[in-house]
Predicted 3D model of a 73-nucleotide RNA (transfer RNA) from an uncultured Bacteroidales bacterium. Its mean pLDDT, the model's own confidence on a scale to 100, is 83. Its Rfam family is "tRNA". It is annotated as a transfer RNA.
RNA sequence: UGCGGGGUGGAGCAGUUGGCAGCUCGUUGGGCUCAUAACCCAAAGGUCAUCCGUUCGAGUCGGGUCCCCGCUA
Numbered sequence: 001u002g003c004g005g006g007g008u009g010g011a012g013c014a015g016u017u018g019g020c021a022g023c024u025c026g027u028u029g030g031g032c033u034c035a036u037a038a039c040c041c042a043a044a045g046g047u048c049a050u051c052c053g054u055u056c057g058a059g060u061c062g063g064g065u066c067c068c069c070g071c072u073a
Stems, first nucleotide, its partner, number of pairs: 002071006010025004019056001027043005049065005
């Protein structure tokens, strides 16, 4: 310098044709227990990196920028 992959709750990741953003773990509250863990129930937590565009509608499509990983010089 160029190319490829990636950025989604606190963590790890899905979201495969554009149509209400989900899973596991964690956190909080409750249940169970003599008690803790385990187990069961519920809840909170997301400007989907960022800006612009296309569209009735964008995590998803197009463009710019930033960051991370790999390859290349």